[in-house]
Bacterial RNase P class A from a Pseudonocardiaceae bacterium, 415 nucleotides, folded computationally. RNAcentral holds the sequence, with entries from ENA. It is recorded under the gene name rnpB. The model forms 97% of the base pairs in the Rfam consensus. Its mean pLDDT, the model's own confidence on a scale to 100, is 77. It matches the Rfam family "Bacterial RNase P class A". About the family: Ribonuclease P (RNase P) is a ubiquitous endoribonuclease, found in archaea, bacteria and eukarya as well as chloroplasts and mitochondria. The family is grouped with related families in Rfam's "RNaseP clan". The family's RNA type in Rfam is ribozyme.

RNA sequence: CGAGCUGGCCGGACGGCCGCGUCGGGUUCGGCGACGGACCCGCCGAGGAAAGUCCGGACUCCGCAGGGCAGGGUGGUUGUUAACGGCAACCCGGGGUGACCCGCGGGACAGUGCCACAGAAAACAGACCGCCCCCGCCCCACGAGAGAUCGAUGGGGCCGGGGUAAGGGUGAAACGGUGGUGUAAGAGACCACCAGCGUCCCGGGUGACCGGGACGGCUCGGUAAACCCCACCCGGAGCAAGGCCAAGAGGCGCGUCGACCGGCGCGCUGCGCAGACGAUCGAGGGUGGCCCGCCCGAGUCUGCGGGUAGGCCGCUGGAGCCUGCCGGCAACGGCAGGCCGAGAUGGAUGGCCGUCGGCCGGGUCGCUGCAAGGCGCCCGGUGCACAGAAUCCGGCUUACAGGCCAGCUCGUCCG
Numbered sequence: 001c002g003a004g005c006u007g008g009c010c011g012g013a014c015g016g017c018c019g020c021g022u023c024g025g026g027u028u029c030g031g032c033g034a035c036g037g038a039c040c041c042g043c044c045g046a047g048g049a050a051a052g053u054c055c056g057g058a059c060u061c062c063g064c065a066g067g068g069c070a071g072g073g074u075g076g077u078u079g080u081u082a083a084c085g086g087c088a089a090c091c092c093g094g095g096g097u098g099a100c101c102c103g104c105g106g107g108a109c110a111g112u113g114c115c116a117c118a119g120a121a122a123a124c125a126g127a128c129c130g131c132c133c134c135c136g137c138c139c140c141a142c143g144a145g146a147g148a149u150c151g152a153u154g155g156g157g158c159c160g161g162g163g164u165a166a167g168g169g170u171g172a173a174a175c176g177g178u179g180g181u182g183u184a185a186g187a188g189a190c191c192a193c194c195a196g197c198g199u200c201c202c203g204g205g206u207g208a209c210c211g212g213g214a215c216g217g218c219u220c221g222g223u224a225a226a227c228c229c230c231a232c233c234c235g236g237a238g239c240a241a242g243g244c245c246a247a248g249a250g251g252c253g254c255g256u257c258g259a260c261c262g263g264c265g266c267g268c269u270g271c272g273c274a275g276a277c278g279a280u281c282g283a284g285g286g287u288g289g290c291c292c293g294c295c296c297g298a299g300u301c302u303g304c305g306g307g308u309a310g311g312c313c314g315c316u317g318g319a320g321c322c323u324g325c326c327g328g329c330a331a332c333g334g335c336a337g338g339c340c341g342a343g344a345u346g347g348a349u350g351g352c353c354g355u356c357g358g359c360c361g362g363g364u365c366g367c368u369g370c371a372a373g374g375c376g377c378c379c380g381g382u383g384c385a386c387a388g389a390a391u392c393c394g395g396c397u398u399a400c401a402g403g404c405c406a407g408c409u410c411g412u413c414c415g
Stems, first nucleotide, its partner, number of pairs: 001411010012356007020045002023042008047386001051397002054395005059238004066292004071234005076090005091105001092103004106229002111227002113223003128168002130164005136158006142151003176194006195219001197216008242313004250269008271305007284296004320339008357384001358382006365376004
């Protein structure tokens, strides 16, 4: 210099005018007050993904005798964590010259199922071509014979019977590979080496696993994101969780308008009508599903009509953020100091503009370079990626204009 790999980070900046939300302070108005309205000032005011809602937790309510059967999830090992299907390191397998990347990575001698197309055959294998043997027939050659014809001869062809998995061809996959012995031709049939499998032993490692040795029968396919088996884990619902206050139709009581009716005020309760099933002959509910069992149990369910549909808490200070040091390969953990960074609820975080920056297009322009291109200058365009909180965290996944930083690898050249 060129080509790459990995990790981390940013994701416009500054300013002017107007506006919005929470909180704090002030002025003023209303109110006995609590407090509320208006105005002014000040602090703060979206994200790396706020997104998808796919996992895991905090929090809240309900439940929490027991048994059985179903169901869901996870899946190399060791760590890490509040937890996880996350993350880290390592192991094994695959890819790359390499940095590094990818793996839904338990079990296929427990059982069942499936294996498309092609191919002869796809799982207690299989004979299409080829190779070999046998029987029969035909042809040619050879031999015998005068000839018809004959033959323990040689070659070729065809039909039939059989052997063979070495060779061809198909496939993702064809029942180990190479060489030899052997054979009619062949074959782990036998032998040597290699690969793989199983058992045992030794050594290393916390472990997954790795290295070595001995023996064995000679090779026993794949698929579990098919059922299944094994190990471990798993209550349900979700902030519209949940709690408090107010209001409410109707009813009852009291007071009052002289009494009834009706109205008004106060207090208590929290509506009315109809139907069905029920009260130890038990409706219904709970026990995550089902069955058994257990517990609670006097109301429950459905339809129609009517009323209220306001406020507060939960609600943002937390497994928090930043810096430094320490432990650890790392994920992560510990300690010290500092910081406060949105809480809307028809739902704030906006609008207009200026300067700089970025991006896009163009230029008989300049410098540089072999070139592609880079840097600069000029002109024009463009508010400028993906996208916006709603109980809160930890992850994963997906979207993203453009840019920055660090480490590493390979190639070439130079020292």